[in-house]
Context: one part of a larger RNA
RNA sequence: CCCGCGGCAAGACGGAAAGACCCCAUGAACCUUUACUGUAGCUUUGCAUUGGACUUUGAAUCGGUCUGUGUAGGAUAGGUGGGAGGCUGUGAAACCGGGACGCUAGUUUCGGUGGAGCCAACCUUGAAAUACCACCCUGAUUUAUUUGAGGUUCUAACCUUGAUCCGUGAAUCCGGAUCGGGGACCGUGCAUGGUGGGCAGUUUGACUGGGGCGGUCUCCUCCCAAAAGGUAACGGAGGAGUACGAAGGUACGCUUAGGGCGGUCGGACAUCGCCCAUAAAGUGCAAUGGCAAAAGCGUGCUUGACUGCGAGACCCACAAGUCGAGCAGGUGCGAAAGCAGGUCAUAGUGAUCCGGUGGUUCUGUAUGGAAGGGCCAUCGCUCAACGGAUAAAAGGUACUCUGGGGAUAACAGGCUGAUACCGCCCAAGAGUUCAUAUCGACGGCGGUGUUUGGCACCUCGAUGUCGGCUCAUCUCAUCCUGGGGCUGUAGCCGGUCCCAAGGGUAUGGCUGUUCGCCAUUUAAAGAGGUACGUGAGCUGGGUUUAAAACGUCGUGAGACAGUUUGGUCCCUAUCUGCCGUGGG
Repeated sequence: CCCGCGGCAAGACGGAAAGACCCCAUGAACCUUUACUGUAGCUUUGCAUUGGACUUUGAAUCGGUCUGUGUAGGAUAGGUGGGAGGCUGUGAAACCGGGACGCUAGUUUCGGUGGAGCCAACCUUGAAAUACCACCCUGAUUUAUUUGAGGUUCUAACCUUGAUCCGUGAAUCCGGAUCGGGGACCGUGCAUGGUGGGCAGUUUGACUGGGGCGGUCUCCUCCCAAAAGGUAACGGAGGAGUACGAAGGUACGCUUAGGGCGGUCGGACAUCGCCCAUAAAGUGCAAUGGCAAAAGCGUGCUUGACUGCGAGACCCACAAGUCGAGCAGGUGCGAAAGCAGGUCAUAGUGAUCCGGUGGUUCUGUAUGGAAGGGCCAUCGCUCAACGGAUAAAAGGUACUCUGGGGAUAACAGGCUGAUACCGCCCAAGAGUUCAUAUCGACGGCGGUGUUUGGCACCUCGAUGUCGGCUCAUCUCAUCCUGGGGCUGUAGCCGGUCCCAAGGGUAUGGCUGUUCGCCAUUUAAAGAGGUACGUGAGCUGGGUUUAAAACGUCGUGAGACAGUUUGGUCCCUAUCUGCCGUGGG
């Protein structure tokens, strides 16, 4: 060096299982509920099946009889029309008795006595006789008809899972018969309102230095933005979701803030005068850019806060958004030239569908119309997740599942080194005196890669996670043992610094613990790295499945770096490596 054999398991990010944790999907499934929408069931009402009688109480209609005081006026005048006569021996006036109405004035009706008259045009009044006739209004009463509601009752629908008999030899089923009990209820059909996780189908946003929690989502202003324009972040600051018929148009006019000086009450600040003052004021409202020919502040007259258009541009994926001379019509102000299609400008907002309203020389399903539609104008969305999925939507899953992701978290590694640990510089001070024996403020500069983090770079078609056991190996910033310097080292003990990694560096109690505390030893009971060494070496107490309970939270399903009991740890070694051994 080559080839074996027996072993060990450190590595082959070993094998096994398209990771179960985490995230994503306009994925799934179950479960919950005061999510949404339905629905079985239950229930309300109407009609039908569904009939008779009596009674109570409403409504409507026809007929009869009544009813009706504003004031003036003989008085209780319902309205309108006709009308000069009407009623009376078929019993007038008057009187007596009873009833009804009533605004207490009377009206009306019935019975009796009575025995021949009573009323109407007159004067007042908006309206003239209930003298007489007709039609009607308000309210009352009565008969009849129709109808509603309530109650009682009947029997013939209907029910009977009461009795007896028959079909029927067995039959508690079914059918029939006779009784009995209920009874127009119940039940059923159709329609209708309610209730309805019992059941069903679904929804339950995105951004995000993982996800959740929090915050945000449209528009305006500034910075970032790198002197054109544009430009991101969960970068830094603020605003808007309107207001105004004058705060618009036009003609004419005026000049502010602040300060100084002077001046009755009068004051730091009121109104007045002079001077300085380019703008520091003001602008409806944030900021920016503007603004004194003012865009700021007034007065007069007004409605251009017009209709039809629009060359040409800005911006821009689209859709939107923005500016605009000029032309036509008619208008306001101005002597005129002219200016005026809202406001100093930039925020003050919402596509489409659907529907409403007004207009319209459009259309009009044989024709004429109409309905409906179109066109013009306008209205209805915190559709604010603001380019708006629907008119209409919340949660749980540790019982879970699928597809994916190292595009994205938890372990480990990597980068970084804020934090941590270690060291150095300066030296105020402490140290009786004396900065530096020792300690060292305020500050400054490094190193390490052991902490807590940041990032999200390999790994989600799997890199097993705390602690213990076993077995280790390295570093030195050395715990002991060794050698030295300084000392605020007398000695014994010490303090601090330098060199040094050869060897060594505890047993018990509690706890799953690492750690820590305690007890007793020791020369000493070092600090760290090694995938917080080591689960194809062991364990499995903890964490971290399914069961169960407590506390708390939740309406609930369930949840909790809260607690508690229980809970499957697979692999026969191919290669590298290592140990032992054999042959060539």
This is a predicted structure of a 584-nucleotide part of an RNA (large-subunit ribosomal RNA, domain V) from an uncultured Rhodocyclaceae bacterium. The sequence was found in a public genome assembly. It matches the Rfam family "Bacterial large subunit ribosomal RNA".